[in-house]
Context: one part of a larger RNA
This record gives sequence, structure tokens and C1' cells, in this order.
RNA sequence: CUGGGUGUAAAGGGCGUGUAGACGGGACUGCAAGUCAGGUGUGAAAUGCCGCAGCUUAACUGCGGAACUGCAUUUGAAACUGUGGUUCUUGAGUGUCGGAGAGGAAAGCGGAAUUCCUAGUGUAGCGGUGAAAUGCGUAGAUAUUAGGAGGAACACCAGUGGCGAAGGCGGCUUUCUGGACGAUAACUGACGUUGAGGCGCGAAAGCGUGGGUAGCAAACAGGAUUAGAUACCCUGGUAGUCCACGCCGUAAACGAUGAAUACUAGGUGUAGUGGGUAUCGACUCCCGCUGUGCCGGAGUUAACACAAUAAGUAUUCCACCUGGGGAGUACGGCCGCAAGGUUGAAACUC
Repeated sequence: CUGGGUGUAAAGGGCGUGUAGACGGGACUGCAAGUCAGGUGUGAAAUGCCGCAGCUUAACUGCGGAACUGCAUUUGAAACUGUGGUUCUUGAGUGUCGGAGAGGAAAGCGGAAUUCCUAGUGUAGCGGUGAAAUGCGUAGAUAUUAGGAGGAACACCAGUGGCGAAGGCGGCUUUCUGGACGAUAACUGACGUUGAGGCGCGAAAGCGUGGGUAGCAAACAGGAUUAGAUACCCUGGUAGUCCACGCCGUAAACGAUGAAUACUAGGUGUAGUGGGUAUCGACUCCCGCUGUGCCGGAGUUAACACAAUAAGUAUUCCACCUGGGGAGUACGGCCGCAAGGUUGAAACUC
């Protein structure tokens, strides 16, 4: 390299958008680049192969044949690929009507709770633990009542419920805004799929500048525990957690399962929506589409299991794997303020 693979053994890119490229629906027709058939030329000789012959055989040699799978040129074919034209609507998109949703951004508002401050009542404890102690408290704590301040998070509803490409998204209202779905079938007429690079998004932690800081809490301090205790437990507590702007670009970024299309038994939930049946009404029943669960047959699988949301049957495109360690390390490149990220070996060793 090929082959074989990628849920768990090595292996799916964290996710999107999209360039080149690769692949691409039905009908008619032209061309003939690929393709196919024939002719001509060439494809030196020797070697090799097959047959016959000559040295007593063989090696060796001579003669003949096929072959040289190729290239060029020419004549033709038109199914397929390609290409040009015309056309179609089922793929894709647009329009119209409709409801669902923690989808995104900004602004405003709300109540509960914790903490703190002020004032009242009130008196000796509170707190904490396995038990304690550090800690707080006669300068009046804890408890309780009233008022105030401030920050962060939004109980119940809440659901193997919903939305989003992924990360993720949950109090309420308003404004702006993206997508999906159902119904319809008016319009465009293959406009599609995938996607190396590129570009964008990307939890938490971390970084820069400026704010903010109630609670929590790395580091740190003290008290315990212990043989020790740089821990687990307790009392404190700073970065951080929050906001704005800018970086970082990683995660068990997981369904450890790339995207798209088609097909292949059933059963049972649930969410959205449409039709029919029945209606005073009700999710009463039946059917369809879309999403999301569970069970299960064929089939697949090393097994576990997966099973129309496939890990089944096929096709297209991308990414990735190739014994363990060394090592996601070194060196170099690129990126970053840094932390570091990305690309990514070898010697040696088993």
C1' cells in the first nucleotide's frame, strides 16, 4: 500500500457552515471525451513460452509459431458515464394558514431564603461533632419582631416532558430574532448529498482590563482525628464563582455509536399536530405525519447487546485505526499574554 475495521478490544473529527473535490432523480434528443467492435501501421533482434531439428544426451545451438496484453491512426456503435439542448415533478427550496417550545440577545420587574446593618423584646449561652475543640457571646450573642442594604440563584409546576447543530437552555413581562413541525399543493424546476483546507460556535477551569462580592469556596490559617495526617470531619477564609469587553479552544465535549438517502415483523408509552368517528362537553376510539422512550422477531454481533431513532440490508462522501511501553513525549512548524493547545516522531525495550 492493499485488505479488514472504528458502541465496549486500536479507531467517529466537540459541533456547525461551506470552498475545491467526489457522488447525484424521471423522459426525449444531439455529440462522441471515456467505453465497445473492426481495419491499417508500429510494437527491432536476442531473451522467455510452444513445436520441430542438430551435436551419443544435456547444457548449448538452428528453424518455425504464438505472444509482445501497448501506442498511433482510421471506420463504425450509442446501452452506460460524460457533455450540449428541450422537458417533467417525486428530491430540494419558496409561498399561504396554524399551533407548540427552559432555542438565542437585550431591557425591566418579582417573591422566598442566606448574610450584614439599625432598632425593640430578652438572658446566658450559641454553634459544631462520632465525641470534642478552635470560633461567636455580658462591649448583650443565639432566639424572636420590625425596618433597611446588597449580591446570587430561581422552590412548587417538573415529567426516561420540551427546545437547540453541539456546548447548552428553567421565576415573570416586553422588544428584537433563529430553527423545527402540521396542513395546503399556488410557485421554482435537480437548484441535491457529502465536504480536505478555510471560517464560525464551543461546558468547566484558567488568563487580561474594569466593576461587583450575599452565599459557597481551591490556596491558606486554626481545631480535631491519627503512629504520622501536608487528607477525610469542624471553625474561619482569599482567588474564583457574578457582570462588561477581550483571550483560551480543551472535557468520560458520551449515545464512548460521523453525515445523508432508501428499504426491512410486531407490541406499548409519551410530546406536537392534522383527518375521521362520536359529541352539550371531555385525549372515547381509529388513522396519518414529526419528535422522543421502553420491550421484542428476523438479521447482525466475539459476546454483551443493537434491533425502523440499527450496531440489520444497500449506496455516496468525509474523518480515523494498524501490538504494549517509550508518548500524546522530544524536535521543528503554526496558534496563545501566559497556562498551554495543535500537528507529531525516533532510539531503546517487551

This is a predicted structure of a 350-nucleotide part of an RNA (small-subunit ribosomal RNA, central domain) from an uncultured Clostridiaceae bacterium.